[in-house]
RNA sequence: GGCGCUAUAGCUCAGCCCGGUAGAGCAGAGGCCUGAAGAGCCUUGUGUCCCUGGUUCGAAUCCAGGUGGCGCCA
Numbered sequence: 001g002g003c004g005c006u007a008u009a010g011c012u013c014a015g016c017c018c019g020g021u022a023g024a025g026c027a028g029a030g031g032c033c034u035g036a037a038g039a040g041c042c043u044u045g046u047g048u049c050c051c052u053g054g055u056u057c058g059a060a061u062c063c064a065g066g067u068g069g070c071g072c073c074a
Stems, first nucleotide, its partner, number of pairs: 001073007010026004020057001028044005050066005
C1' cells in the first nucleotide's frame, strides 16, 4: 500500500441482508423473604447505535468519506 471482518447499555452480544424510531443475558439499583447473610422471587435501561456528510416522510439499518481494533496479502 491492497483486501476482508469488526465498532450497539458497565460487560458479553442480538437486531443491519429486507429502513418504521433500540433489545436479551450478566452486572448494578430498589423491594419481598431471613435473626442476619446467601439463594430465590418482584420491579427497574441510565445508550449522541465509532465520527462526519448524503438519500428518505422516517436511518443502528441504505450510500460516500474518515477513525479505532483484528486478520490476510504484498

Source information: This is a predicted structure of a 74-nucleotide RNA (transfer RNA) from a Candidatus Saccharimonadota bacterium. Its mean pLDDT, the model's own confidence on a scale to 100, is 81. Taxonomically the source falls in Candidatus Saccharimonadota (Bacteria, Bacteria candidate phyla). The sequence was found in a public genome assembly. It matches the Rfam family "tRNA".